Small-subunit ribosomal RNA, central domain from a metagenome, 350 nucleotides, folded computationally. It matches the Rfam family "Bacterial small subunit ribosomal RNA". Model confidence (mean pLDDT): 87 of 100.

Context: one part of a larger RNA
């Protein structure tokens, strides 16, 4: 090494496409590479098993049989896998007929509230809090009417409701772009699955150039609180938040559950579709798909608990773990404009 695990004890990569690899559906010839048998040869002796003998026994020693991962030659089997060839169609794409959707990108537009200008009518307060102050206000504030501009988000619908690989998407139109079901079984014939290693996509902060700045806000400032207050709570307010284009690549990137097939009781509700059955038609009843929830049976589990969306039963491929701290740190190498990242230890300690 061959072990045993990864919902939550130590472990599923943040996510997708995909290279080499592994593995991979039915059925017939054929080959005999693997796979099993046979002969030969080989595999020194000691060493191991067995037997019998010597030393008073044992340990030792001796003889005999047997084995010895395997490795070459030749000669057979043909279930399985592997090669070649032919078919097939249920996997696996396509096709035609519909169908939902905050999928994505780009333009355009709306309305409601915010701040802020001008006007008006008005006056003496407003604002804030546990109470206060700070702060705004007679240079006319607050309050409310009329008009202007800005900039960001889109209340109601809204829903354990949709759609995406994940991150994530929520006003309207409208344009281009993708995937996804349901029905047909029209076509192509294994064309799959998985993916070391590369790609690409990845919230928030952050970072570079140029923009744009209503409200909110790290930082800062000034009130308060308090022993004290580098908070918490009030006033202000820089960065950033928004755009665009380039970086960053990180998360409690979580269902804390890697992806594919197959199989294994129900009930109930909720999304999208199709068939039936009834109806004048909708509803309702029922059958099936495909998604989302909640409860359960077998079983599984340390146990919580999960349960046809498995963490039941199996297969196939990948990544991960191997006592705690030391440490996700040093050191090296890679990546980055920096911030940092990725990959990643020892000594010592208990």
């Nucleotide at each position: 090494c061959u072990g045993g695990g990864c919902g939550u004890a130590a472990a599923g990569g943040g996510a997708g496409c995909g290279u080499a690899g592994g593995c991979g559906g039915u059925u017939c010839c054929u080959u005999a590479a693997g796979u099993c048998g046979a002969a030969u040869g080989u595999g020194a002796a000691a060493u191991c098993u067995u037997c019998u003998g010597a030393c008073u026994c044992a340990a030792u020693c001796a003889g005999a049989a047997g084995g010895c991962g395997c490795c070459a030659u030749u000669u057979g089997a043909u279930a399985c896998u592997g090669g070649g060839g032919g078919a097939c169609u249920u996997g696996a794409g396509a096709g035609c007929a519909g169908c939902a959707g905050a999928g994505g990108a780009a333009a355009a537009u709306g309305g409601a509230a915010u701040u802020u200008c001008c006007g008006g009518u008005g006056u003496a307060g407003c604002g804030g809090u546990g109470a206060a102050a700070u702060g705004c206000g007679u240079a006319g504030a607050u309050a409310u009417c009329g008009g202007g501009a800005a900039g960001a988000a889109c209340a109601c619908c809204a829903g354990u409701g949709g759609c995406g690989a994940a991150g994530g998407c929520g006003a309207u139109u409208u344009u281009c772009c993708a995937g996804g079901c349901u029905g047909u079984u029209u076509c192509u014939g294994a064309c799959g699955c998985u993916g070391a290693g590369g790609c690409u996509c990845g919230a928030a902060a952050g970072c570079g150039u140029g923009g744009g700045g209503a409200g909110c806000g790290a930082a800062g400032c000034g009130g308060a609180u308090u022993a004290g207050a580098u908070a918490c709570c009030c006033g202000c307010g820089u960065a950033g938040u928004c755009c665009a284009c380039g970086c960053c690549c990180u998360a409690a990137a979580c269902g804390g559950u890697g992806g594919a097939c197959a199989c294994u009781a129900g009930a109930u509700a909720u999304a999208g579709g199709a068939g039936g059955u009834a109806u004048c038609g909708a509803c309702c009843c029922u059958u099936u798909c495909u998604g989302u929830g909640u409860c359960g049976a077998a079983g599984c589990u340390a146990a919580c608990g999960c349960u046809u969306u498995a963490a039941g039963u199996g297969u196939c491929c990948c990544g991960c773990c191997u006592g705690g701290g030391g440490a996700g740190u040093a050191c090296g190498g890679c990546c980055g404009c920096a911030a940092g990242g990725c990959u990643g230890a020892a000594a010592c300690u208990c």